[in-house]
RNA sequence: CGGGUGUAGCUCAGCGGUAGAGCGCCUGCCUUCCAAGCAGGUGGUCGUGGGUUCGAUUCCCAUCGCCC
Numbered sequence: 001c002g003g004g005u006g007u008a009g010c011u012c013a014g015c016g017g018u019a020g021a022g023c024g025c026c027u028g029c030c031u032u033c034c035a036a037g038c039a040g041g042u043g044g045u046c047g048u049g050g051g052u053u054c055g056a057u058u059c060c061c062a063u064c065g066c067c068c
Stems, first nucleotide, its partner, number of pairs: 002068005009023004017054001024042006047063005
């Protein structure tokens, strides 16, 4: 210098119109107890700062971390 990637506690979706899943965590049921199972609940300054737009997680620029 070039490319990729930063989204929930973790692993990842979403790629212009109110941000989702799985696992986890909490409560209950079940069980002698635990696990499993079932039901309900809990979740986010979308790395940061600007710009474009009626509207940005999404597009553009800069910057920071990580990977090549």
Molecule: transfer RNA
Organism: marine eukaryotic metagenome